Model confidence (mean pLDDT): 83 of 100.
SAM riboswitch aptamer (S box leader) from a soil metagenome, 117 nucleotides, folded computationally.
It matches the Rfam family "SAM riboswitch aptamer (S box leader)". Its family is annotated with regulation of gene expression in the Gene Ontology.
The sequence is in RNAcentral, with records from MGnify.
RNA sequence: CUCAUCCAGAGGGGCAGAGGGAACGGCCCGGUGAAGCCCCGGCAACCCACCACGCGCGUCACGCGUGGCCAGGUGCCAACUCCGUCCCGCGGCGAGAGACGCCCCGGGGAAGAUGAG
Repeated sequence: CUCAUCCAGAGGGGCAGAGGGAACGGCCCGGUGAAGCCCCGGCAACCCACCACGCGCGUCACGCGUGGCCAGGUGCCAACUCCGUCCCGCGGCGAGAGACGCCCCGGGGAAGAUGAG
């Protein structure tokens, strides 16, 4: 840089000792013990391996797709990626038609995370 996914799921113990949830704002988590490190356990199914089916194709090999499996490589185990941030739209509130402000909901981005290349 490209592609895919991100409303599901899954925590105990030991060491440690004040932070953590990417940034900012909000809102949370945290001495009934944060980050970090170690051990054990679990979730999931991106890759790999294996199995089944379909297609390319007449056969094999191979490739692609779907499903299964979970040994191996990663990842993950508070809150939708915790929510918002930029744009568009429906609706509500305000004296409220317009403009404006706030709020709710939906869609798309940006950014981020993870995997594969």